[in-house]
Context: one part of a larger RNA
Formats: sequence, C1' cells, structure tokens
RNA sequence: GAUGAACGCUGGCGGCGUGCCUAAUACAUGCAAGUCGAGCGAGAACUUAUUGAAUGGAGACUUCGGUCAAAGUGAGAUGAGGGAAAGCGGCGGACGGGUGAGUAAUGCGUGGGAAACCUGCCCUUUACAGGGGGAUAGCAGUUGGAAACGACUAUUAAUACCCCAUACUCUUGAGUUUUCGCAUGAAGAUUCAAGGAAAGAUUUUAUCGGUAAAGGAUGGUCCCACGUCUGAUUAGCUAGUUGGUGAGGUAACGGCUCACCAAGGCGACGAUCAGUAGCCGACCUGAGAGGGUGAUCGGCCACACUGGAACUGAGACACGGUCCAGACUCCUACGGGAGGCAGCAGUAGGGAAUAUUGGGCAAUGGGGGCAACCCUGACCCAGCAACGCCGCGUGAAUGAUGAAGGUCUUCGGAUCGUAAAAUUCUUUUCUUGGGGAAGAACAAGGUGACGGUACCCAAGGAAUAAGCACCGGCUAACUACGUGCCAGCAGCCGCGGUAAUACGUAGGGUGCAAGCGUUAUCC
Repeated sequence: GAUGAACGCUGGCGGCGUGCCUAAUACAUGCAAGUCGAGCGAGAACUUAUUGAAUGGAGACUUCGGUCAAAGUGAGAUGAGGGAAAGCGGCGGACGGGUGAGUAAUGCGUGGGAAACCUGCCCUUUACAGGGGGAUAGCAGUUGGAAACGACUAUUAAUACCCCAUACUCUUGAGUUUUCGCAUGAAGAUUCAAGGAAAGAUUUUAUCGGUAAAGGAUGGUCCCACGUCUGAUUAGCUAGUUGGUGAGGUAACGGCUCACCAAGGCGACGAUCAGUAGCCGACCUGAGAGGGUGAUCGGCCACACUGGAACUGAGACACGGUCCAGACUCCUACGGGAGGCAGCAGUAGGGAAUAUUGGGCAAUGGGGGCAACCCUGACCCAGCAACGCCGCGUGAAUGAUGAAGGUCUUCGGAUCGUAAAAUUCUUUUCUUGGGGAAGAACAAGGUGACGGUACCCAAGGAAUAAGCACCGGCUAACUACGUGCCAGCAGCCGCGGUAAUACGUAGGGUGCAAGCGUUAUCC
C1' cells in the first nucleotide's frame, strides 16, 4: 500500500459498488419455463333465442261436488355466442441462472490446421408441393388400485404417422474428362443406373408456414505446436499398451472398438506415483524485473443428492427430463409410492463472519405467438450491513473582565482559550408545506416497478449530527497523582523493586476522522 474481511469502541447524510471465503452439509414453504385456438378434435362455467315437464294461481264458470285458467317461477331439450381445464401436435425446456466438488490435462492461454466435420431458428438464390391410406390420445362405457398410476371395449381429428407419384447443383454405384494442390487428394464438366420430398392455416388474396438443393452468417466438434504448482525421503512405467492390415462405429479423423500380425511406446529435458489446485482476461504490490491472488465483471471448462446408462432432438448423455443402483427424507390401507435449492428468497447446522420468505415486467434481453399478448427470482428496482471507495456536514463572523470551572504552579502566575457566554449572520443538512421529472421507444392515443423518488420553491430554527488511537526511542505529541519487579505494558529495543514523560487515571497535546484502532493475509 491492499482486502469479498472479522473483532473492539463510536456512528449524521448522500452517490456508486460489494456482501456464506466455512459444510459440493441437510432442506419446511412460495416462486424460478413456458407458449401457440392463425396445426387438431372435443368443449365446462356463463350469456342469449325457441320450446317446455312441473309449479303457480289473477280471474271466469258452476249442478257448489268441482271445472277452465292469464301473469310469474322454471327442470330439461334444441340452436347461437362464449371460451375454462385437460388432450394430440409444433417450437422452446441444450439459452438464461448457480457452484468450483472433480480436473495438473479429454482443461485453460496463445498461435495454427480440418483436403477429416456438423449447424435448428436467421439471410440470399433456385425449384417444387400431385394422389391415397390406416391408426391413436382425448371424450364415452366397463374395470383394477389406499394412492401414485393403470387395464380393456367402442369411437374420432390433424401441420401426428404411413404408402405411391414427381425431382435437382442431393446420396450411392459404374465410367469419360479439365484444372489445381500440401501426402491421403480437392474443385468442376459430363454419361448411365438405383434411391430419397412435402402441410397446411387465416379476418381470403396477402401474409405466415411446408419440401429439396446451393451459398452465407452464427454456434459447435476434432487435431497440432508452445506455455501452465510442489515433492526423487516417488525411478522405472505401460498389454489396447505402441504400430500395422482389415472391419465396425462416428457428423468426422483416430485403438474410438474388435479380429489378426509385429514388439513396440514413455522416462533424469523427470515418465510413473503422491500432494495441492478450476484456467484466463484481469486484480494487488513493485521504479521495473518480479512476487502474490483468481471475490465482483467478461471468456472457457467441469458439475447438478452419489454412481452408471441411454432416449428424444439441429444441439444433451440433459440443474427444476427418463431409466437402473445406492444413501437419506417423506406418504402408505404395508401391497406399494414420492423427492433432490451448487436457481431467487428463506430455514437448520457449521463458523470470527456474509442480507429480504420484498416490488415490477416500466426499461434491456430471452422463449412462444401473424399479432394482441402470455411467461421470465434473467434483469430493472427497493430493503438490510460504515463492508469498500468518493463527496458533504456537524456552523460562520465579531467577541478579553482573558469570566466561571478544571489542571499545573516557584503561589507571582501559566494553560484549556476567542475556546465559551454574548451579539450579528447563514441554512449545506434537518422538519413541514407546495410544485415535480427524464428514463417511453412506436403517426396518434395509451403504457413507469422505482416514486410523489431525484430535482425546484417557500417557511422554520444553530437548530438533528464526533469519535477513536497514541504521546520512552524508532515516531508527531508531557505534566500531575496513584501503584511500588505488584498490578500491568510491549511491534522491536525494553518499562515497573517509592520522585515511572513506558503501568492506571486526570489535565494538556499529537494524528486520523464518520470513522479510528487491533487481528489475519499478500507485495
């Protein structure tokens, strides 16, 4: 000098940041990934029109026994509107957010290579979309189970699924040929054969979609070189091991996997083993070289209760998906089931120690949708904490009988000290009242969580606001009393045993200041 700090004493305000470094310990509760009715069938509540069982009984008739019967209420049925919840289907849940356990190299950083590769959505270009079919969820019925969740029957739709047709600069196989390179080869022209597509919707004529092919962009995957902590009280390590041939597999190269063959490969330029550790841009320090660190922010990697596995998909071997095993927790009718905060809050525990179970989608960004819009603990804000940096304030001027009081004293005085009081001002702050944004883009209109916040104006009144450490030397700052090698101090030297500037207190002083000291760590 620095810190994601902690502790002690103290504490007025604002701006901007930062805030579990420990138990990758266990988690109650809520929220954190949905959306599309302009893909599809079906459609509850509710509204409305018609009809209308029943109820009702004004009134009328009466042979007084009864009969007829309007208004009103209104189950149900049919039509129209309506659109909840669920279902099929599409896209998105591979982004965003968290953590640093593992990893000393399948990692990261820098520079190259892929003639060995993939790429949904997006952009550009070209061409196409003809015909047909069978199911299934939902709904309904029957039924099993405590539940979770099923089973069977009947029936139905699609941009779900399947078949046929057509088709290229597509794929595969067999040829001809041109140009070129960096070894395998690459790019193009051309002939033949075989194979492979499609989906519609809508306010109805303009949009959004579908299929094939080529190119781009973006994102990813693989390979190579160099660099990347400590230990030799770790010296040998290795059998898919090293290479070859062939095959399989992959988007693709490759012992990636397998069969066979060979016996190689690494190592004192430190292999192997052990320990520690996410890496970097950066951050701290330093004149630099270097040393240390890897919080926040940005890039990459890895992980998601522990271990393993694949499915779907353009993309995962998938934090809030699936399956299996394990530990733990919970429910149970004991047969069986459910769960995963290293998302945001929050709880317990651990710890010297680290915050609210807040508001909003207004902005930025993301997903879905033609859109309206919906979702978004990303994000924007607010709350808590002097945790850090920066800024401001706690008043200003005048004021000598140098008041009172404290301390010291050689008793004369000295000092606190223009300090106070007092007088005259000011109002940053503060309180109250009034006004009041930008951030809002997008013709107009409408739309602000923050927030009646920032800011402006007025009124009021010095009003609401100073501490902490030190004073022997290093090191700025001294006296008195108490204590008496005691009590204590101390970073080093060292103080204290009766005149202690070194302990404790007081007065005074010095240094910093809403902080000041101490501890820890790094240079």

Predicted 3D model of a 523-nucleotide part of an RNA (small-subunit ribosomal RNA, 5' domain) from an uncultured bacterium.
Rfam family: Bacterial small subunit ribosomal RNA. Its family is annotated with ribosome and structural constituent of ribosome in the Gene Ontology.